[in-house]
Context: one part of a larger RNA
């Protein structure tokens, strides 16, 4: 140094399992509810199936019989038209056999005309009217019953998947035009289904935000990001629009009755220090700012030609036609407002126009075009007219594009050192401590970051078992001392050895008890689970406290709770042989 055998388990980001943890999918299942649409139940009304009788009050036609009271007037005038006669009673005469009817004559007798009263006048006679009675007919309603529909029980025969079955047929019997079933119909309906439950983000989740205007960032042409820095809109106004004319502001100084620092008034100075509906910039006195006088262009048809721009919007536009509007008139100016925010596409419905269009044909319905109107469609390029969660029971497809441990990278903290030296130290900055501030160094701390690994780099604390560094607790050797001596403080060398045993506690850590010369700081994937353990934390069971309407959840808490590998390499040990 080679090889064999035994061993051992540090490393081969060893092996197994397309990570369960965490994130993404317009991915799954189940689960829950005051998500959303649906829907099984349950219910509600209407008809059908569904026949009959009685009462009993209602509402309806038709017949009768009444009814009707202001006042003044004979008096209880219901409303309109017609009319001057109408009604009984006995006698006589005359026709028929009688009886008894009819028909004429004349007396009586009552009522009407008249008259009078009132708005309307009575007898008779017609046609209504308001309210009652009675009768009839017919309508749903309640209420009692009736059987034959339908129901309940039972017998028989048949079939039979053997059954609390099914069809026929009988008889009795409970109920019965109900129930019970069908059709439409409103409700209510996680009992069931089928879904939805956005994105961005220095990992998700919580918060915030998402459209639009202004200014910075932005790097002198125009753009130009960030959960960068600062502020605003989601309108307003018939004058704050048009035009013509005229004016000139904020301030400051001075003088002036109440009157003061500040009101009104002179005068002076004044380039914008003001104003201009709102932010903010830009821009502005020749004014776009104030004041007036008159008016509606805050029009209709259109439109060369530019800006900006993926797109779709968007944003300026002379100039023509048509009727107007200011100015004494003319040149001219007027399609809102000094500009830049004050918003929403399509589809759909609504309202007014139209010399379109009309399904044989005229029409009309409907539809075009054309002007308006309805969306915090505010997730503002607006998936649907209509949507919330939970999963620790999970589950798939992927992501080291994206979090947790560890590692690199940084060093804001953090840990150690150094400068400068107010200041404490009795006096005396540096024996000792050392503000205020300043340079470093370390990669043991909490962090950033997201750079390898998510087709798997096992995590806390402990047992075993080590190496390492020195910024040294112990033990050496030495400066300074506010070092008498002893003990100490503090600085320098210095890593050779050493550095404990116990109670609590899953604890590192701590906090007590007892010894030592001391009971050191760190680093090794917070060394070490193909060495051990599972006590914690971090599945599934269970509970309590909180939170939730719930399904459930909780760096709250309580008991439980499966730790796999026969070692091929290289590393080590031993033992043999060359």
């Nucleotide at each position: 140094c080679u090889a064999a055998c035994a061993g051992c388990u540090a490393g081969a980001c060893g092996g197994u399992a397309a990570g369960a943890c965490c994130c993404u999918g317009u991915g799954c299942a189940c689960c829950u509810u005051u998500a959303c649409u649906a829907u099984a139940g349950c219910u509600u009304u209407g008809c059908a199936u569904u026949g009959g009788a009685a009462a009993g009050a209602c509402c309806u036609a038709u017949a009768a019989a009444c009814u009707g009271u202001a006042u003044a007037g004979a008096a209880u005038a219901g409303g309109u038209g017609g009319u001057a006669g109408g009604u009984c009673a006995g006698u006589c005469a005359a026709a028929c056999a009688a009886a008894g009817u009819u028909u004429c004559a004349a007396u009586g007798a009552c009522c009407g005309u008249c008259a009078g009263u009132g708005g309307a006048a009575u007898a008779c006679c017609a046609c209504c009217c308001u309210g009652u009675u009675c009768a009839u007919g017919g309508g749903g309603c309640u209420c009692u019953c009736c059987u034959u529909a339908c129901u309940u029980u039972u017998a028989a025969u048949u079939g039979u998947u053997u059954g609390u079955c099914a069809a026929u047929u009988g008889a009795a019997c409970u109920g019965g035009a109900a129930a019970g079933u069908g059709c439409a119909u409103g409700g209510u309906g996680g009992g069931u289904a089928g879904u939805u439950u956005a994105u961005u983000u220095g990992g998700g989740g919580c918060g915030a935000a998402u459209u639009u205007c202004u200014c910075c960032u932005a790097a002198a042409a125009a753009g130009u990001a960030a959960c960068g820095g600062a502020g605003a809109a989601g309108c307003g106004c018939a004058a704050a629009g048009g035009u013509a004319a005229g004016c000139u502001c904020a301030a400051a100084u001075u003088g002036g009755u109440c009157g003061g620092a500040a009101a009104u008034c002179a005068a002076u100075u004044g380039u914008a220090g003001a104003g201009c509906g709102u932010a903010a910039u830009g821009g502005u006195a020749u004014a776009a700012g104030c004041u007036u006088g008159c008016c509606u262009g805050a029009c209709u048809g259109c439109a060369a030609g530019a800006c900006c721009u993926a797109c779709a919007a968007g944003u300026c536009g002379a100039g023509c036609a048509g009727g107007g509007a200011c100015c004494u008139g003319a040149a001219g100016u007027c399609g809102g407002c000094c500009a830049u925010a004050g918003u929403g596409a399509c589809c759909c419905g609504g309202g007014g126009g139209u010399u379109c269009u009309g399904u044989g044909u005229g029409g009309a319905a409907g539809g075009g075009c054309u002007c308006u109107c309805g969306c915090u469609u505010a997730a503002c390029g607006g998936a649907u007219c209509a949507a919330a969660g939970g999963u620790a029971c999970g589950c798939c497809a992927g992501g080291g594009a994206u979090a947790a441990c560890a590692g690199a990278c940084u060093a804001a903290u953090u840990a150690c050192u150094c400068c400068c030296a107010a200041g404490a130290g009795u006096u005396c900055a540096u024996a000792u401590c050392g503000a205020c501030g300043g340079g470093g160094u370390a990669g043991u701390u909490u962090g950033g970051c997201a750079c390898c690994u998510c087709g798997a780099u096992g995590u806390c604390a402990g047992c075993u078992u080590g190496u390492c560094a020195c910024a040294u607790c112990c033990u050496c050797g030495g400066g300074g001392u506010g070092a008498a001596g002893a003990a100490g403080c503090u600085c320098c060398g210095a890593a050779g050895g050493g550095u404990c045993g116990g109670g609590c506690u899953g604890u590192u850590c701590g906090c007590c008890c007892g010894u030592a010369a001391a009971a050191g700081u760190g680093g090794u994937a917070c060394g070490u689970g193909a060495g051990c353990c599972g006590g914690g934390u971090u599945u599934a069971g269970u509970a309590c406290g909180u939170c939730g309407u719930g399904a459930g959840a909780c760096a709250g808490u309580a008991c439980g709770g499966u730790u796999c590998c026969u070692a091929u390499c290289u590393a080590c040990u031993g033992u043999u042989a060359g």

Predicted 3D model of a 578-nucleotide part of an RNA (large-subunit ribosomal RNA, domain V) from Tetraselmis astigmatica. RNAcentral holds the full RNA, with entries from ENA. The coordinates come from a structure-prediction model, not an experiment, and the mean pLDDT is 82. It matches the Rfam family "Bacterial large subunit ribosomal RNA". Gene Ontology terms of the family: structural constituent of ribosome and ribosome.